[in-house]
RNA sequence: AUGAAAGCUGCGGGAGAGAUUCGGGCGUGAAAACGUGCCGGACACCGAAGGUAUAAAGGCUUCAUGAUUGCCGAGUGGAGCUGGAAUUUCUCAGGUAACCGUACCGUAGCCGGACA
Numbered sequence: 001a002u003g004a005a006a007g008c009u010g011c012g013g014g015a016g017a018g019a020u021u022c023g024g025g026c027g028u029g030a031a032a033a034c035g036u037g038c039c040g041g042a043c044a045c046c047g048a049a050g051g052u053a054u055a056a057a058g059g060c061u062u063c064a065u066g067a068u069u070g071c072c073g074a075g076u077g078g079a080g081c082u083g084g085a086a087u088u089u090c091u092c093a094g095g096u097a098a099c100c101g102u103a104c105c106g107u108a109g110c111c112g113g114a115c116a
Stems, first nucleotide, its partner, number of pairs: 007110007018043001020042005025036004044096003050092001051090001053088001058082008
């Protein structure tokens, strides 16, 4: 300042899968029973908070070549270790009527200070 990325807030957009079942608590009721944004368990299921795992690049070590009478650099190739992304993967966490909210996208403001 003619102000990049990242971040925060508001607004708009934006999935999936059980209104499952058992016990307890609580409420209504004379009881049977019914209900529940509550607590705990069981089975089934979902992936888009968060988290795990995975590629390449990059880094390190070592071997060969370079390269020989002897020694050595760059480069090239092999092996091992490391490193590391997603809406992929797992389903730990989270979730499974609607609403709300969440990945992600757009937009406005704030913040920020890259490049020239």
Source information:
Predicted 3D model of a 116-nucleotide RNA (Glycine riboswitch aptamer) from Flavonifractor sp. An135. Taxonomically the source falls in Flavonifractor (Bacteria, Bacillati, Clostridia, Eubacteriales). The model forms 89% of the base pairs in the Rfam consensus.